The prediction has a mean pLDDT of 81.
Predicted 3D model of a 73-nucleotide RNA (transfer RNA) from a bacterium.
């Protein structure tokens, strides 16, 4: 330098042909306990890596930039 793939909640990851963004864990609150842990319940937490485009509508499609992994040279 070229090619392929990845980037979504604090962490690990889903997200079906474009149609209201989710789970588990962690943290927080409540119940339980003398207390802690376990367990149950609840609420919160996201500009979907940045920017632009297409579309009535984009996490999803296209372009570009950044970071990362692998391969080739």
């Nucleotide at each position: 330098g070229c090619g392929u793939c990845c980037u979504u909640a604090g962490c690990u990851c889903a997200g079906u042909u474009g149609g209201u963004a989710g789970a588990g864990c962690a943290a927080c609150g409540c119940a339980u306990u003398u207390a802690c842990a376990c367990u149950g319940c609840g609420a919160a937490g996201g500009u979907c890596g940045g920017g632009g485009g297409u579309u009535c509508g984009a996490g999803u499609c296209c372009c570009u930039c950044a970071g990362g992994a692998c391969g080739c040279a």